[in-house]
RNA sequence: AUGAAUGUAUGGGGAGAGCACGCGUUAGGCGUCGCCGAAGGAGCAAACAGGAAAACUGUGAAUCUCUCAGGUAACAAGACUCAUACAGGACG
Numbered sequence: 001a002u003g004a005a006u007g008u009a010u011g012g013g014g015a016g017a018g019c020a021c022g023c024g025u026u027a028g029g030c031g032u033c034g035c036c037g038a039a040g041g042a043g044c045a046a047a048c049a050g051g052a053a054a055a056c057u058g059u060g061a062a063u064c065u066c067u068c069a070g071g072u073a074a075c076a077a078g079a080c081u082c083a084u085a086c087a088g089g090a091c092g
């Protein structure tokens, strides 16, 4: 400074899936059987590195995959996104 990425706070938007059954009697309780993916977590393709090698090993992304965790009326939560404020100080 016509102030990038990024971070924090507040506010707005924000999907999916049984108001299942039993116990209990109020706690987001416990158990059983289903189901969902968008907190978090885990897995890997290209590529790169090692290697004689297409074997094998390591690094390696997502709203993909898994469903450990979480969720499965509403409320709440919610990846992501928008606005505002503050921090930040890239390019010029």
Stems, first nucleotide, its partner, number of pairs: 006087008018033001020032004034072003040068001041066003047059004